[in-house]
Context: one part of a larger RNA
RNA sequence: CUGGGCGUAAAGGGUGCGUAGGCGGCUUAUCAAGCCAGGGGUGAAAGGCAUUGGCUCAACCAAUGUAAGCCUUUGGAACUGAUAGGCUUGAGUGCAGGAGAGGUAAGUGGAAUUCCUAGUGUAGAGGUGAAAUUCGUAGAUAUUAGGAGGAACACCAGUGGCGAAGGCGACUUACUGGACUGUAACUGACGCUGAGGCACGAAAGCGUGGGUAGCGAACAGGAUUAGAUACCCUGGUAGUCCACGCCGUAAACGAUGAAUACUAGGUGUCGGGCGUCAAAACUCGGUGCCGCAGCAAACGCAUUAAGUAUUCCGCCUGGGGAGUACGCACGCAAGUGUGAAACUC
Numbered sequence: 001c002u003g004g005g006c007g008u009a010a011a012g013g014g015u016g017c018g019u020a021g022g023c024g025g026c027u028u029a030u031c032a033a034g035c036c037a038g039g040g041g042u043g044a045a046a047g048g049c050a051u052u053g054g055c056u057c058a059a060c061c062a063a064u065g066u067a068a069g070c071c072u073u074u075g076g077a078a079c080u081g082a083u084a085g086g087c088u089u090g091a092g093u094g095c096a097g098g099a100g101a102g103g104u105a106a107g108u109g110g111a112a113u114u115c116c117u118a119g120u121g122u123a124g125a126g127g128u129g130a131a132a133u134u135c136g137u138a139g140a141u142a143u144u145a146g147g148a149g150g151a152a153c154a155c156c157a158g159u160g161g162c163g164a165a166g167g168c169g170a171c172u173u174a175c176u177g178g179a180c181u182g183u184a185a186c187u188g189a190c191g192c193u194g195a196g197g198c199a200c201g202a203a204a205g206c207g208u209g210g211g212u213a214g215c216g217a218a219c220a221g222g223a224u225u226a227g228a229u230a231c232c233c234u235g236g237u238a239g240u241c242c243a244c245g246c247c248g249u250a251a252a253c254g255a256u257g258a259a260u261a262c263u264a265g266g267u268g269u270c271g272g273g274c275g276u277c278a279a280a281a282c283u284c285g286g287u288g289c290c291g292c293a294g295c296a297a298a299c300g301c302a303u304u305a306a307g308u309a310u311u312c313c314g315c316c317u318g319g320g321g322a323g324u325a326c327g328c329a330c331g332c333a334a335g336u337g338u339g340a341a342a343c344u345c
Base pairs, nucleotide, nucleotide: 003317004316005315006314007299008298012313014200015199016198017197021193022192023191025087026086027085028084029083030082031081033080034079035076036075037074038073039072040071041070042069048066049065050064051063052062053061054060090190091187092186093185094183095182096181097180102176103175104174105173106172107171108170109153114148115147116146117145118144119143120142124135125134161168162167205246206245207244208243209242210241214240215239219235220234221233222232257312258311259310260309261308262307265290266289267288268287269286270285271284272283273282294301295300318345319344320343327338328337329336330335
C1' cells in the first nucleotide's frame, strides 16, 4: 500500500456556516462521454504464466497458447453522464397556532454576607479533633434602626426546557435567531456532505481602563507532624465582576462525525395535533428507562443503535522517545497549531 478499524483496546475534528470536490428523487425524449458486444491495428525478442516436448530426472532448452493498455471502426441504449421538457414525495416559502434559563441591550426587585453611623447591653467572641494566631473594656460578639456597596439570583426546579457546540436560571421592556404543530396556497430537486476557508468557542491567562461585598491561587501567621514548603485555622494580593481587545485550549464527553432509509414492543415525561362531557386510543417532534431481533472481546448498544445499508468528511496502524526537537504559521506573552528521527523494549 491493499486491508481492517475508530463508546471503553490506537483512532470522531470542540462546534457551526460554507468554497472546490464527491454523491444525489420520480418521469419523457435525444445524444453516446463512461458502459456493453463485434471487427481491425498495435502490443519487438528474451522474460512471466499454462500445456506439451528434448537432454536418464531437474536445473537448462524448445514449441504452442496467453495479458492489460492504447488507437480505430460498426452497432446497442439498461445504468451513470450530457442536453431539452415534465412531476411532487426530498428541500424551501406562505398562512394559522402554541412552547421555551436561545441571544443582545436597558431598567427594576427582594433575601443574604461585609462595612459605616446610632441605640440597647457587658465580657467575652471567634475558631478547632483539641488549640492557637485573630477580634474585644478605645465596648467586641449578640440585638434594633438607618445607610453604603458589590456579587449571586433560595423556593418554583423536574434523567424538565432552549441552543450548533461552548453554554443559558430573579423580574420587566425593546430588538432578535432557531425549532415544533397544523394546513397544502406557492417554488419545483433548489438536496446531502464538505479538503482548504470563515465564524463561534468553558475555565484559566494576557493588554488598557474601571470596580472590588463575598470567595480566594501567591503570600504571612497559628496549629498538626519526625519534618509539613500540605490537609485544618486566622488573615490576605492577583483573580473572580464590567467595557473593549487578545488567547483558542478542556475528561470541549454520549470518551459515540453529519445525512437518509429500513428493522418487535413496553413504560414515563415535555411541546403540538386529533378525539372526548371527561377520558382512552391515534398521530408528529423532543427527552429518559426497560427490552426483541441483530451486533459486540466482553461490558453493553438496541427506532435518540454500537443493528441493516448508502453517501461524504475527519482520524488510527505496537510501547517509550514525544505531542518532544527542528522548520513554518499564529500570538503582546503564556503558548497554540502542524509535527519527526536517532535510540530503545

Background:
The part of an RNA shown here (small-subunit ribosomal RNA, central domain) has 345 nucleotides and comes from an uncultured bacterium. The RNAcentral record of the full RNA draws on ENA, Greengenes and SILVA.